The RNA shown here (small-subunit ribosomal RNA) has 1372 nucleotides and comes from an uncultured bacterium. The RNAcentral record of the sequence draws on ENA, Greengenes and SILVA.
RNA sequence: AUUGAACGCUGGCGGCAUGCUUUACACAUGCAAGUCGGACGGCAGCAUGGGGUACAUUAUGUACUUUGAUGGCGAGUGGCGAACGGGUGAGUAAUGCAUCGGAACAUACCGGAUAGACUAGGAUAACCGAGCGAAAGUUUGGCUAAUACUGGAUAAUCUCUGAGGAGGAAAGGCAGGGGCAUAUAUUUAUAUAUCCUUGUGCUAUUUGAAUGGCUGAUGUUGGAUUAGCUAGUUGGUAGGGUAAGGGCUUACCAAGGCGAUGAUCCAUAGCGGGUCUGAGAGGACGAUCCGCCACACUGGGACUGAGACACGGCCCAGACUCCUACGGGAGGCAGCAGUGGGGAAUUUUGGACAAUGGGAGGAAUCCUGAUCCAGCGAUGCCGCGUGUCUGAAGAAGGCUUUAGGGUUGUAAAGGACUUUUGUUAGGGAAGAAAGGGUUAUUGAGAAUAUUGAUAACAUAUGACGGUACCUAAAGAAUAAGCACCGGCUAACUACGUGCCAGCAGCCGCGGUAAUACGUAGGGUGCGAGCGUUAAUCGGAAUUACUGGGCGUAAAGAGAGCGUAGACGGUUAUUUAAGCCAGAUGUGAAAUUCCCGAGCUUAACUUGGGCAGUGCAUUUGGAACUGGAUUACUAGAGUUUGUCAGAGGGGGGUAGAAUUUCACGUGUAGCGGUGGAAUGCGUAGAUAUGUGAAGGAAUACCGAUGGCGAAGGCAGCCCCCUGGGGUGGCACUGACGUUGAUGCUCGAAAGCGUGGGUAGCAAACAGGAUUAGAUACCCUGGUAGUCCACGCCCUAAACGAUGACAAUUAGCUGUUGGGUUUUGAAAUAUUCAGUAGCGAAGCUAACGCGUGAAAUUGUCCGCCUGGGGAGUACGGUCGCAAGAUUAAAACUCAAAGGAAUUGACGGGGACCCGCACAAGCGGUGGAUGAUGUGGAUUAAUUCGAUGCUACGCGAAGAACCUUACCUGGUUUUGCAUGUACGGAACUAUACAUAAGAAGUAUGGGUGCCUUUUAGGAGCCGUAGCACAGGUGCUGCAUGGCUGUCGUCAGCUCGUGUCGUGAGAUGUUGGGUUAAGUCCCGCAACGAGCGCAACCCUUAUCAUUAGUUGCCAUCUAUUAAGUUAGGGCACUUUAAUGAGACUGCCAGUUAUAAGCUGGAGGAAGGUGGGGAUGACGUCAAGUCCUCAUGGCCUUUAUGAUCAGGGCUUCACACGUCAUACAAUGGUUAGUACAAAGGGAAGCUAAGCUGUGAAGUGGAGCAAAUCUCAAAAAGCUAAUCGUAGUCCGGAUUGUAGUCUGCAACUCGACUACAUGAAGUCGGAAUCGCUAGUAAUCGCAGAUCAGCAUGCUGCGGUGAAUACGUUCCCGGGUCU
Repeated sequence: AUUGAACGCUGGCGGCAUGCUUUACACAUGCAAGUCGGACGGCAGCAUGGGGUACAUUAUGUACUUUGAUGGCGAGUGGCGAACGGGUGAGUAAUGCAUCGGAACAUACCGGAUAGACUAGGAUAACCGAGCGAAAGUUUGGCUAAUACUGGAUAAUCUCUGAGGAGGAAAGGCAGGGGCAUAUAUUUAUAUAUCCUUGUGCUAUUUGAAUGGCUGAUGUUGGAUUAGCUAGUUGGUAGGGUAAGGGCUUACCAAGGCGAUGAUCCAUAGCGGGUCUGAGAGGACGAUCCGCCACACUGGGACUGAGACACGGCCCAGACUCCUACGGGAGGCAGCAGUGGGGAAUUUUGGACAAUGGGAGGAAUCCUGAUCCAGCGAUGCCGCGUGUCUGAAGAAGGCUUUAGGGUUGUAAAGGACUUUUGUUAGGGAAGAAAGGGUUAUUGAGAAUAUUGAUAACAUAUGACGGUACCUAAAGAAUAAGCACCGGCUAACUACGUGCCAGCAGCCGCGGUAAUACGUAGGGUGCGAGCGUUAAUCGGAAUUACUGGGCGUAAAGAGAGCGUAGACGGUUAUUUAAGCCAGAUGUGAAAUUCCCGAGCUUAACUUGGGCAGUGCAUUUGGAACUGGAUUACUAGAGUUUGUCAGAGGGGGGUAGAAUUUCACGUGUAGCGGUGGAAUGCGUAGAUAUGUGAAGGAAUACCGAUGGCGAAGGCAGCCCCCUGGGGUGGCACUGACGUUGAUGCUCGAAAGCGUGGGUAGCAAACAGGAUUAGAUACCCUGGUAGUCCACGCCCUAAACGAUGACAAUUAGCUGUUGGGUUUUGAAAUAUUCAGUAGCGAAGCUAACGCGUGAAAUUGUCCGCCUGGGGAGUACGGUCGCAAGAUUAAAACUCAAAGGAAUUGACGGGGACCCGCACAAGCGGUGGAUGAUGUGGAUUAAUUCGAUGCUACGCGAAGAACCUUACCUGGUUUUGCAUGUACGGAACUAUACAUAAGAAGUAUGGGUGCCUUUUAGGAGCCGUAGCACAGGUGCUGCAUGGCUGUCGUCAGCUCGUGUCGUGAGAUGUUGGGUUAAGUCCCGCAACGAGCGCAACCCUUAUCAUUAGUUGCCAUCUAUUAAGUUAGGGCACUUUAAUGAGACUGCCAGUUAUAAGCUGGAGGAAGGUGGGGAUGACGUCAAGUCCUCAUGGCCUUUAUGAUCAGGGCUUCACACGUCAUACAAUGGUUAGUACAAAGGGAAGCUAAGCUGUGAAGUGGAGCAAAUCUCAAAAAGCUAAUCGUAGUCCGGAUUGUAGUCUGCAACUCGACUACAUGAAGUCGGAAUCGCUAGUAAUCGCAGAUCAGCAUGCUGCGGUGAAUACGUUCCCGGGUCU
């Protein structure tokens, strides 16, 4: 885009089309083929006339009867038709259809022509009787007619023929008209006939038109898993038959005929014009309309006829249905309607012959479910309508919102207007002219009868239908839906739902903020329709003729020889099959297309034209292809010289090695592995020497080497033999290339028969390894490997690249020949091979590239998504194993190729880090502290969970904190706004288990100003807006943080390369702590990181000098203690200096840098800190804070008391203290830094064993105070012990803080004195003022550190080095 469609929702009108695609299933009922009296005998029924009878009456009526005389006519005889028209598509792959031809035929009706139509006869239906039968029907006797039937005559340009001859027809009927005469009949004035004439019919022959039969060529679906088929089969002769040719049929003779250009068989199918689609070529289809064919319940058969083997005929058989008196009969909707059934699905048991056409007839007419109309169905195409203009308060309502608004939306309402359609009323067609009638002209005719033809006049005929159309009236009145809105694809928001419900054409959507589900609002598209499903073509170059491919994506057969076939070098002549051009015929109409015309338009209908790419005939041409003939040598081949070679077959022969055997020497192991064991060996192995046997394979040469069609081929010699390269003289003369079927060869393994068997070695056995180990490793070992003969026929049979030929840059090796030059080596060049690079070109890329995967030609093979499957079935081959040929059902949305970026690897290279190593000290064992898990509980609030949770949030849970639990209480509450009242504030009493809270009675009148008043602040009361939430979601978020990692990386612009993803830069060579720097480079630059800038510390200088300091001076003291004095030093705190590989030497590449040195307080980023790139982990946090959404609102909010967070069979993390002599205890004594202090630090003094108490000086601090530093040093004691170590636990008595130490604080004194004697596997930290060790201070804090954060004192050991473990970086 389309449809004979169906389904869902919806539905106003009209026109034109169209409507059982399924069961060629079965059919009730009605209709669909009759007609002619102008062929006939007749007269049942109707009508007319005549006659008769009866009745009534008075010239007629009624009734009955008779009469074929008339109109007509049931049944019958006869003629024509019924073979058309209408239906269906079962069968049919050719007896069909389409196109173009042909000769041996037939034809009723129609047109033309010629001749004829004489004579005679006997029947038979109807009818009248008689029978049989239920019926259908039938038998028999008698009568009768014809355009029914028959004989005789005649006849041709008829037929047959033996050429003499023979055969051979008819209806002078029927109808109309005429008028003498005659005849017949009678009812005597009528009829009939003879005669003339018109029309029509009849017989024979011929011709035309049109139709039909037969026949040739070409075309006409799929299957080879259908390869052979055929006996009347193929042909001939003779007879028969037909309308006609013919094995059409019969007899005889011959043995043919068809087939790989697909016979036969199987499946499917009516064919064409055309229809749909497509740019076309094609593909699919074959409804309606037209042509042809076939069929008519199924199968068979003939009859009649011009025509049938006959849809509404006959006979027979069968199935089915119906009737029956059971004896027997009847039927055929694939005609039109209609019914049942089937089905997703397809109409009225309508009207009319008015028109068109058909049959009969002279005609009128009759018949016609052909046809024309109407009805039903949105089934399709086409047209029209459902209003138009105006209308902003941008109404209400809806939806949404950032709460302002936005949107629906000029939409509605309102105002003005119109009336298509619909309703009502009125008018109202065309389709109808033939015909018949009258008249006229004209022909026939004796004719004014009659009749044919033509014209004029008037006239009859309409199913549709009072329809189309026209007019009027009233009145916006009667008329809109469907699908979609994530992308493709035009159109977005809200709510609900919560991987549910559901959607979905493909991708996919939905797990609590869904533009994707459902609903709503809004929007988009189409519109009386819109969607869905089904189906066809297109897109699909996805079967490729136009127009594809096969190195790696599917695809080159394992290789060759060669048949058919296909294709084929140069020259000339000829031919005309192919080819080209012209002409003629045909290619039905309709359809399509173009130009017109008619319906108001369109659809539709219609006139003309083009086209129909085809076929046939004919004329001409001769380039090319083909055929015939002729010649040639460039392709191909032959002869000849020469060359290389693991080419093939057969026979012989050689040496090394393994193994075995024999003997000798010799002694305890050998062998094997990662390490072992099995195995062999004291019965003498292994090793070694000599000799022998046997089989298999041929080291070195040896190679990117050579040969062969491929498989493949290797010691040496001999015999036989194939092919190839190269050089040259001649010869043949296209002999060529490819190659379906076919034939031959074809590694290894395997099979058969017979040999052989040293080594190796499937199977098998044992030993190891392992979780297991039917394996890898080891020890053995049989088929086999070898030979001969015969099979098998497959391989990653690979260059994953078919063969042949031609053309198209080069360079470098190498093998075998030739040419040139030369004394030679060489050099240059030319063929044939074999390798490596590479231009153009090709390729998806990788890559290929004169040995093509480039550019062309010829031929063959093969491919068409993955799996199923190279499988099943069938066939062929094989001894078997199996090979070959080779599907489908079903299933998936991918499978696959090449390249890119990252990540990973028990891959590689390089580098770094307390990563290992080298060291020091710990943890893991004990007790305790603390955190976590688990368990428990009314609650043990919550979070953090590998590194990166676990002395973490928490810099400090007795109440509070507090979020948890139990119980009590409260509801506008803590904030803001509004209204009213009152200052605030405060005292007392009462009840309650506690408190919060409650009730009652008093005291009290403030501040500011512009002063009867107002304002600010505070308190109370009331209602509404609201507050509140440590409730949920860290996977909706912000902010902050951890981690990789202070690792050296992460990127960009422009350019360049690539089809592209991407690459380059950023890689490489060096170097660095560093993507730090240097050099090189299709890159050049830049940014975030690194470094530096900042703080601190180490040195110095300057300035300043109290609360700090005191070298010097005076006085003083126990004392720089104090008073003068000073600012030199220390120090404080501000500003500067200093360090930069700056200098020297060596080294590296004359670089960057590195190594060493000098000077210096400090030396190569001096030490420490702050500082954390792009990003990763949906890492952590909604319980710091902020925040979207959800939830809650007399509760998940607020408040109070008590309890809990402090539990305890257990497990883990982090610490403290120890286990002791480098120590404990006692006594004495020395030296810090950095901090804190007013609800504070607190001195001296006094009291207490002590915690502490008392006391109150000083200090908002370089002034006073906390404050004693400790390890250390000096001395004493302890003597290796569960101790004078260790201090848990427990008892008693106290101190302090605080409303309050029971759950549940710290400290003191006395007493008690547990485990623990250095810690398994495993594991942590640290590289210098570091580890280790020692104490001090601070935050939090009423009180409560073994934690945390800072501070100083003492103060080591070790690093060969980067193999390994872990982590990280760069390249690959």

Model confidence (mean pLDDT): 84 of 100.